RNA sequence: GCGGUCGUAGUGUAGUCUGGUUAUCACUCGGGCUUGCCAAGCCCGCGACCCGGGUUCAAAUCCCGGCGACCGCA
Numbered sequence: 001g002c003g004g005u006c007g008u009a010g011u012g013u014a015g016u017c018u019g020g021u022u023a024u025c026a027c028u029c030g031g032g033c034u035u036g037c038c039a040a041g042c043c044c045g046c047g048a049c050c051c052g053g054g055u056u057c058a059a060a061u062c063c064c065g066g067c068g069a070c071c072g073c074a
Stems, first nucleotide, its partner, number of pairs: 001073007010027003020057001029045005050066005
């Protein structure tokens, strides 16, 4: 330099192909219930679409550019 895959809560992850309800689930964190106490269990809550632009009534999803990670080729 070229090609491929990927980037979503603190961590991991679904959703992307085929655009449309309030973006999913688990752990963590905060509150509550329970218990003599802790743990476990149960209930509730907080929190995210890498950046910029475009298309569209509507973009995490489609298109373009950029940045970053990994793999392969040179």
Background: This is a predicted structure of a 74-nucleotide RNA (transfer RNA) from a Candidatus Altarchaeales archaeon. Its mean pLDDT, the model's own confidence on a scale to 100, is 83. Its Rfam family is "tRNA". Taxonomically the source falls in Candidatus Altarchaeales (Archaea, Nanobdellati, Candidatus Altarchaeota, Candidatus Altarchaeia). The same sequence occurs in records of 2 taxa.